[in-house]
């Protein structure tokens, strides 16, 4: 470094349409596309530079910003355990 298991966070409302179900009065709920503005920060990226080093050159975050990702849930998931090459 690499692959295995095991824990692993955050953040959404609204609205048009469309389909199902409940009612058959107007409504209710749920997915889904699509708009709006909002909101995370723990794949990666990118900027400071705390900090570290073989020290005048390098490596550099959990800090910053959100380009990309993500706000049911799953996928992902820094990072920590745990035993192997």
């Nucleotide at each position: 470094c690499c692959a295995c298991c095991g824990g692993g966070a955050g953040a959404g409302u609204c609205g048009u349409c469309a389909c199902c179900g409940c009612a058959c009065c107007a409504g209710c709920g749920g997915u889904g596309c699509c708009g709006a503005c909002g909101c995370c920060g723990a794949a990666g990226g990118a900027g400071c530079a705390a900090c570290c080093g073989c020290c005048c050159c390098g490596g550099a975050a959990u800090c910053u910003c959100u380009c990309a990702g993500g706000c049911c849930a799953a996928u992902g998931g820094a990072c920590c355990g745990g035993a192997g090459g």